The RNA shown here (c-di-GMP-I riboswitch aptamer) has 84 nucleotides and comes from Anaerobacillus isosaccharinicus. Model confidence (mean pLDDT): 84 of 100.
RNA sequence: AAUUGAUAAAGGCAAACUUAUUGAAAGAUAAGGACGCAAAACCAUGGGUCUAAGGUUCAAGACUAUGAUCGCCAGGUUGCCAAA
Numbered sequence: 001a002a003u004u005g006a007u008a009a010a011g012g013c014a015a016a017c018u019u020a021u022u023g024a025a026a027g028a029u030a031a032g033g034a035c036g037c038a039a040a041a042c043c044a045u046g047g048g049u050c051u052a053a054g055g056u057u058c059a060a061g062a063c064u065a066u067g068a069u070c071g072c073c074a075g076g077u078u079g080c081c082a083a084a
Base pairs, nucleotide, nucleotide: 003083004082005081012037013036017032018031019030020029021028022027035071041077042076043075045074046073047072048069049068050067054064055063056062057061
């Protein structure tokens, strides 16, 4: 420097759910809580998914991201420990 994650140690993150706040919603944040995670750290770049306030549409309904999601996948950046 690259590869791998069998075992061990040190530490880290925190799903569902509950409460509060926030948001049109999806969702987010904080506290509690642990299903899991070696990138479950960071970046919405490509695809997927969710929502549809506003907009389009005579209405109903439908469509639409400039809103979300990286704990859906790919890609990019950084990184602990161990092994050979």